[in-house]
Context: one part of a larger RNA
RNA sequence: GAGCGAACGCUGGCGGCAGGCUUAACACAUGCAAGUCGAACGGUCCUUCGGGACAGUGGCGGACGGGUGAGUAACACGUGGGAACGUGCCCUUAGGUUCGGAAUAACUCAGGGAAACUUGAGCUAAUACCGGAUGUGCCCUUACGGGGAAAGAUUUAUCGCCUUUGGAGCGGCCCGCGUCUGAUUAGCUAGUUGGUGGGGUAAUGGCCUACCAAGGCGACGAUCAGUAGCUGGUCUGAGAGGAUGGCCAGCCACACUGGGACUGAGACACGGCCCAGACUCCUACGGGAGGCAGCAGUGGGGAAUCUUGCGCAAUGGGGGAAACCCUGACGCAGCCAUGCCGCGUGGAUGAUGAAGGUCUUAGGAUCGUAAAAUCCUUUCAGCGGGGACGAUAAUGACGGUACCCGCAGAAGAAGCCCCGGCUAACUUCGUGCCAGCAGCCGCGGUAAUACGAAGGGGGCUAGCGUUGCUC
Numbered sequence: 001g002a003g004c005g006a007a008c009g010c011u012g013g014c015g016g017c018a019g020g021c022u023u024a025a026c027a028c029a030u031g032c033a034a035g036u037c038g039a040a041c042g043g044u045c046c047u048u049c050g051g052g053a054c055a056g057u058g059g060c061g062g063a064c065g066g067g068u069g070a071g072u073a074a075c076a077c078g079u080g081g082g083a084a085c086g087u088g089c090c091c092u093u094a095g096g097u098u099c100g101g102a103a104u105a106a107c108u109c110a111g112g113g114a115a116a117c118u119u120g121a122g123c124u125a126a127u128a129c130c131g132g133a134u135g136u137g138c139c140c141u142u143a144c145g146g147g148g149a150a151a152g153a154u155u156u157a158u159c160g161c162c163u164u165u166g167g168a169g170c171g172g173c174c175c176g177c178g179u180c181u182g183a184u185u186a187g188c189u190a191g192u193u194g195g196u197g198g199g200g201u202a203a204u205g206g207c208c209u210a211c212c213a214a215g216g217c218g219a220c221g222a223u224c225a226g227u228a229g230c231u232g233g234u235c236u237g238a239g240a241g242g243a244u245g246g247c248c249a250g251c252c253a254c255a256c257u258g259g260g261a262c263u264g265a266g267a268c269a270c271g272g273c274c275c276a277g278a279c280u281c282c283u284a285c286g287g288g289a290g291g292c293a294g295c296a297g298u299g300g301g302g303a304a305u306c307u308u309g310c311g312c313a314a315u316g317g318g319g320g321a322a323a324c325c326c327u328g329a330c331g332c333a334g335c336c337a338u339g340c341c342g343c344g345u346g347g348a349u350g351a352u353g354a355a356g357g358u359c360u361u362a363g364g365a366u367c368g369u370a371a372a373a374u375c376c377u378u379u380c381a382g383c384g385g386g387g388a389c390g391a392u393a394a395u396g397a398c399g400g401u402a403c404c405c406g407c408a409g410a411a412g413a414a415g416c417c418c419c420g421g422c423u424a425a426c427u428u429c430g431u432g433c434c435a436g437c438a439g440c441c442g443c444g445g446u447a448a449u450a451c452g453a454a455g456g457g458g459g460c461u462a463g464c465g466u467u468g469c470u471c
Stems, first nucleotide, its partner, number of pairs: 001471004006467005013343006019336002021301001026299003030296003035060003040057002043054004067254003077178006085171003090167002094163004098132004107122006138147003152159002180226003187217003192214008229251004233244004256277005279290004307333001309332003315329001316327004346376004356367004380412001382407005390398001415460005420441003426455005436443002
């Protein structure tokens, strides 16, 4: 000098755009944040007889979106490759959609419980479940043979269902290279390294298991310890480099702590389940309920970081044939000079150089065209009127906002730091090694341009200084 997710002190007019718990991955009151489909199904209720509402069974979605950075020094990430894989929805190829069966919720009846909830008996439907047939293609095969599918709905035009081909996008796996500090960490390793058989997986593989062999890694730093999410980027710098990873974007990891699987195309699942633990709450003491690192908000910690707002109008997402429903994603508004950018706080004329302040050699000098006064303008703010784009038919939270027109009146709008040298800007008074200043050198002990005040001056300006951190 530049920079910052800053904080603190003094001060503070307006607008645009952005940003806003860096600390306790501390604990959380309350509300909301993931539903939807009656064109899959039986039923109940209402009905203007057109239809509508509802819990349940069933389907799809809840694996996305949103948050956080605890853990992780690792194929986690970045980059470039690879072979032994999966894939709902979407596009595409070829074909099929046949015959049967047994249940079960809802419901009814009878119970248990304070509650959460739950037990027994009986009835019933399906695009829920099961069996047979067929099977172009598909899978397995010792190539003989074996295995294996479907679901219908209605408005009759579609939407579906099953098998299959290829694709797109997405994901799982493997490898080369790169990726912090410490040797005051030098040896580490038994599923350890490799092989064979078997298991397991969508798939390769000590991934797991039995047996066999004795290997594997390491001063080119293994192991151990500390620290840390990684990257595109960002800051600085002429560059090389150094530092950094907040906002935005990609990847990863996590969801009270630890463990586990279930369902599913996909999870070992933030607002799903089970177990254990700590904590909080309810209880009739028998037993139950919960998880804000979602959006707001509260307490606490801290130098420090916002509203318990509006709307689904737009963009996007889920469901639905659609109408539509849901969406704290998102779009907006609110708060904060936190930052960047822009604008204003007036312009011109005006010398009895007014009054007043300060200094003075007492003559004067200076504040100073500064003020007053005269003329003029009206940005911004204010008041009144009109009033969007964003929405190709309808639909606008923002918003009577932006913007436009008119009105009034200089009217409502300037501070902060510094003035010994570095470093731009000097005098007077007070104080008297005191009180104090200070980034370094250093000032102050009776004339202090260095302390305090005043006048004057310098710098920046809705900011200015200080502190912290980086180059």
A computed fold for a 471-nucleotide part of an RNA from Caulobacteraceae bacterium PMMR1, annotated as small-subunit ribosomal RNA, 5' domain. The sequence was found in a public genome assembly.